[in-house]
Molecule: Glycine riboswitch aptamer
Organism: Gallionella sp.
RNA sequence: UUAAGACCAAUGGGAGAGUGUGGUUCACAACCACCGCCGAAGGCGCAACACCCGCAACCGCUCAGGCAAAGGAACUAUUGGCACAGG
Numbered sequence: 001u002u003a004a005g006a007c008c009a010a011u012g013g014g015a016g017a018g019u020g021u022g023g024u025u026c027a028c029a030a031c032c033a034c035c036g037c038c039g040a041a042g043g044c045g046c047a048a049c050a051c052c053c054g055c056a057a058c059c060g061c062u063c064a065g066g067c068a069a070a071g072g073a074a075c076u077a078u079u080g081g082c083a084c085a086g087g
Base pairs, nucleotide, nucleotide: 001087002086007081008080009079010078011077012076013075018035020034021033022032023031024030036067037066038065042063043061044060045059049054
């Protein structure tokens, strides 16, 4: 000096599943009860490998969260930052 990967920020994209039934409410939203579902916040579990410990997911579980819109959303693109490895 350059700087992948990783990490952070901004902007954009981003699936699935009942705007279910009853009650409270002027009504919407929200709350309570009941039944049915979804998984891509988070969380938990497991293989190969390792073999002392451990150890992955968009796979499973569905505790949490969600099932009109809004919001959230793993992941992803662009831009910027950071500066490690390497040159």